A computed fold for a 76-nucleotide RNA from a Chloroflexota bacterium, annotated as transfer RNA. Its mean pLDDT, the model's own confidence on a scale to 100, is 84. It was read from a public genome assembly. Lineage of the source: Bacteria > Bacillati > Chloroflexota.
RNA sequence: GCCCCCAUCGUCUAGAGGCCUAGGACGACACCCUUUCAAGGUGUAGACAGCGAUUCGAAUUCGCUUGGGGGCACCA
Numbered sequence: 001g002c003c004c005c006c007a008u009c010g011u012c013u014a015g016a017g018g019c020c021u022a023g024g025a026c027g028a029c030a031c032c033c034u035u036u037c038a039a040g041g042u043g044u045a046g047a048c049a050g051c052g053a054u055u056c057g058a059a060u061u062c063g064c065u066u067g068g069g070g071g072c073a074c075c076a
Base pairs, nucleotide, nucleotide: 001072002071003070004069005068006067007066010026011025012024013023018056028044029043030042031041032040049065050064051063052062053061
């Protein structure tokens, strides 16, 4: 330098054009339960990497950028 893959709550993830005001698990916080702790129950907060394009409609498709991973080439 070229090519491929990935990017969503704190962490792990669901999502394949309308059912997403984005769901779940763990974790956090509050309350309940309990003599206490743990376990359990209920609830709350918490995320689509950025910009643009296509579309009536984009987390989802396309382009560019950024970041991460991998492969190839170069290495006189």